[in-house]
RNA sequence: UAUGACAAGGGUAAACCCGUUGAAAGGCGGGGGCACAAAGCUAUGGGUCUAAGGUGAUUUUACUAUGACUGCCAAGCUGCCGGAU
Numbered sequence: 001u002a003u004g005a006c007a008a009g010g011g012u013a014a015a016c017c018c019g020u021u022g023a024a025a026g027g028c029g030g031g032g033g034c035a036c037a038a039a040g041c042u043a044u045g046g047g048u049c050u051a052a053g054g055u056g057a058u059u060u061u062a063c064u065a066u067g068a069c070u071g072c073c074a075a076g077c078u079g080c081c082g083g084a085u
Stems, first nucleotide, its partner, number of pairs: 002085001004081001011036002016031006034071001040077003044074003047069003053064005
């Protein structure tokens, strides 16, 4: 440097439930545990979700991020452990 063991000590926490916050998506706290060797961090590129406000139609629709998601894929930064090679 590559790699990730039926190793050790730890870490994170999907669905679902409760509370809270938000227009919503979502966030936060508690329970829970499907999984994860970067499931640590950054919305940088792509992607996805929402549409309060705005715009266009015109009477309930379309578009739109300045709102979100890093446990969707990349990229950047940082990092514990050690068996085999």
Source information:
A computed fold for an 85-nucleotide RNA from Thermincola ferriacetica, annotated as c-di-GMP-I-GGC riboswitch aptamer. Of the family's consensus pairs, 90% are formed in the model. Its Rfam family is "c-di-GMP-I-GGC riboswitch aptamer". Gene Ontology term of the family: cyclic-di-GMP binding.